Notes:
Transfer RNA from an uncultured Bacilli bacterium, 84 nucleotides, folded computationally.
RNA sequence: GCCGGUAUGGCGGAAUUGGUAGACGCGCUGGACUCAAAAUCCAGUGGUACUAGUACCGUGUCGGUUCGACCCCGACUACCGGCA
Numbered sequence: 001g002c003c004g005g006u007a008u009g010g011c012g013g014a015a016u017u018g019g020u021a022g023a024c025g026c027g028c029u030g031g032a033c034u035c036a037a038a039a040u041c042c043a044g045u046g047g048u049a050c051u052a053g054u055a056c057c058g059u060g061u062c063g064g065u066u067c068g069a070c071c072c073c074g075a076c077u078a079c080c081g082g083c084a
Base pairs, nucleotide, nucleotide: 001083002082003081004080005079006078007077010026011025012024019067027045028044029043030042031041032040046057047056048055049054050053060076061075062074063073064072
C1' cells in the first nucleotide's frame, strides 16, 4: 500500500426484508426473607431538558439515500486478521 472483519447502555451480548433499539445475562438501586448477612424471590435501571410525565436525543465519527436507517451508500477513526 491492497483486501476482509469488528465497533450497540456501566460490562458481556441480541436485534439484517429498512418499520416500537437495547431482548437475555451480569452489575447497580429499592423491597421481601434473616438476629444480621449470604443465597433466593419481587420491582426498577440509556442520556438531556423542563412545567415531572411529557418532549427531544441516542447503535464508532461525519455526511447521503428514504415517508422511515443499527441495517443501504460515501468518507474517516480505532482495533483484529490476511496479502504484498
The sequence was found in a public genome assembly.
It matches the Rfam family "tRNA". By type it is a transfer RNA.
The coordinates come from a structure-prediction model, not an experiment, and the mean pLDDT is 80.